[in-house]
């Protein structure tokens, strides 16, 4: 350094509820934990979803759907 994921210190935060934003999918903050070794970040490809419309097209959402890119804490065994 790559790989791997025992331990330790920690981290994130689903559903749902409250407040706010948005036409909407959904997002932000607080509460809350289903879970997560990248559940850190990125819409490049696929999927799903939303708006408009005419099925197309266009504009958006989702990274905790999959793939990919990129950075990263710790250090047992293999």
């Nucleotide at each position: 350094c790559u790989a791997c994921g025992a331990a330790a210190g920690g981290g994130c935060a689903a559903a749902c509820c409250c407040a706010g934003g948005g036409u909407g999918a959904c997002c932000u903050g607080g509460g809350g934990a289903c879970g997560c070794a990248a559940a850190g970040c990125c819409a490049c490809g696929g999927g799903a979803c939303u708006g408009u419309a005419a099925u197309g097209g266009c504009a958006g959402u989702u990274a905790g759907c999959c793939g990919g890119g990129u950075u990263g804490c710790c250090g047992a065994a293999a």
A computed fold for a 78-nucleotide RNA from a Flavobacteriaceae bacterium, annotated as c-di-GMP-I-UAU riboswitch aptamer. Rfam family: c-di-GMP-I-UAU riboswitch aptamer. Rfam 15.1 lists 17 matches to the family in 17 species. The literature on the family includes a 2017 paper in Proc Natl Acad Sci U S A by Weinberg et al., "Bioinformatic analysis of riboswitch structures uncovers variant classes with altered ligand specificity". The source organism's lineage runs through Bacteria, Pseudomonadati, Bacteroidota, Flavobacteriia and Flavobacteriaceae.